[in-house]
Molecule: transfer RNA
Organism: Candidatus Bilamarchaeum sp.
RNA sequence: GGACUCAUAGCCGAGCGGUUAAGGCACUGCUCUUACACAGCAGGGAUCCCCAGUUCGAAUCUGGGUGGGUCCA
Numbered sequence: 001g002g003a004c005u006c007a008u009a010g011c012c013g014a015g016c017g018g019u020u021a022a023g024g025c026a027c028u029g030c031u032c033u034u035a036c037a038c039a040g041c042a043g044g045g046a047u048c049c050c051c052a053g054u055u056c057g058a059a060u061c062u063g064g065g066u067g068g069g070u071c072c073a
Stems, first nucleotide, its partner, number of pairs: 001072007010025003018056001027043005049065005
C1' cells in the first nucleotide's frame, strides 16, 4: 500500500427499512438473613463510532472518515 471483516448500555450480545432498540452479567432499591452471600421482586442506564447522502421513514442501505482484527504484498 491492497483485500476482507467488525464498531449497539460499565462488559457480553440480538436486532427483515416501520412497535417503546431484545436478552444475560454488572449496578440501584425492596423482601429474605443477626449480618453477608444465594434466591425472589422491582427499577435506572445506549437517539446504535463520526460526518454526509438516499428514503415518507435509517442501528439497518450508499459514500467518506476514525479505530480494532485477519490475510496479501